[in-house]
RNA sequence: GACAAGCACGCCAAACCAGGGGUAACCCUGGGACGGAAAGCCACGGGUCCAUGGUUUCAUGGAUAGCCGGGUUGCCAUAA
Repeated sequence: GACAAGCACGCCAAACCAGGGGUAACCCUGGGACGGAAAGCCACGGGUCCAUGGUUUCAUGGAUAGCCGGGUUGCCAUAA
């Protein structure tokens, strides 16, 4: 430096349901677990979605970190 296996503390929580917020995408709380090794955090690049305007390609604002990339911090074990 690379690969593989095992252990610990545990953590998060999709769909769906209830209540609440938002024009909407979606978000929050509780229930619930499909999954996750960053499913912690950051909308910086791309994607997707929503609203408004334009209608041709788009523009502006927003949502998504559980679409991908990037940035940043971090748990266990082993080794140094």
Record summary
A computed fold for an 80-nucleotide RNA from Desulforapulum autotrophicum, annotated as c-di-GMP-I-UAU riboswitch aptamer. Of the family's consensus pairs, 95% are formed in the model. Model confidence (mean pLDDT): 80 of 100. Its Rfam family is "c-di-GMP-I-UAU riboswitch aptamer". The literature on the family includes a 2017 paper in Proc Natl Acad Sci U S A by Weinberg et al., "Bioinformatic analysis of riboswitch structures uncovers variant classes with altered ligand specificity". Its Rfam clan is "c-di-GMP_I riboswitch clan". Gene Ontology term of the family: cyclic-di-GMP binding.